[in-house]
RNA sequence: GGCCCCAUCGUCUAGCCCGGUUAGGACAUCGGAUUCUCGAUCCGGUAACAGGGGUUCGAAUCCCCUUGGGGCUA
Numbered sequence: 001g002g003c004c005c006c007a008u009c010g011u012c013u014a015g016c017c018c019g020g021u022u023a024g025g026a027c028a029u030c031g032g033a034u035u036c037u038c039g040a041u042c043c044g045g046u047a048a049c050a051g052g053g054g055u056u057c058g059a060a061u062c063c064c065c066u067u068g069g070g071g072c073u074a
Stems, first nucleotide, its partner, number of pairs: 001073007010027004020057001029045005050066005
C1' cells in the first nucleotide's frame, strides 16, 4: 500500500443479514418498600447507537468518507 472485521447506557451485551413499537436485557448506580442494622428480596428511576454525508416517507440497520481498534497479505 491492498483486503477483511469491529465501534450501542458506567461495564457486558441483544437488535443490523431482511429499514418501521418509546433501542431491550444483565450487572452497577440512585430512590422507595421490607429489616433493630447490614445483606438478601421486591418495586421504580437515570443512562447508549464513534463522527460527517447520502439514499428513503422513515436509518442503530443500506451506501460513501473520516476517526479509533484488531487481523490477513506483500
Molecule: transfer RNA
Organism: Candidatus Latescibacterota bacterium